Description
Predicted 3D model of a 72-nucleotide RNA (transfer RNA) from Pangasianodon gigas.
[in-house]
RNA sequence: GGCAUGAUGGCCAAGUGGCAAGGCGUCAGUCUCGUAAACUGAAUAUCACGGGUUCAAUCCCUCUUCAUGCCU
Numbered sequence: 001g002g003c004a005u006g007a008u009g010g011c012c013a014a015g016u017g018g019c020a021a022g023g024c025g026u027c028a029g030u031c032u033c034g035u036a037a038a039c040u041g042a043a044u045a046u047c048a049c050g051g052g053u054u055c056a057a058u059c060c061c062u063c064u065u066c067a068u069g070c071c072u
Base pairs, nucleotide, nucleotide: 001071002070003069004068005067006066007065010024011023012022018055026042027041028040029039030038048064050062051061052060
């Protein structure tokens, strides 16, 4: 230098055009003498950045950045 894949809450992770799942964690409650476990509830996402297409974009196109792998 070229090619491929990826970037989504604090962490992991699903989501191929119309509302962004789930798990872990956090907080509160129930229970308990108390803690843990269990159960219930709550908060937490401008979906890496800019631009484009579209009535509408996490999703399609494109630029940039970063990460991983392969080739040279």
Its Rfam family is "tRNA". The RNAcentral record of the sequence draws on ENA. The organism belongs to Pangasianodon, within Eukaryota.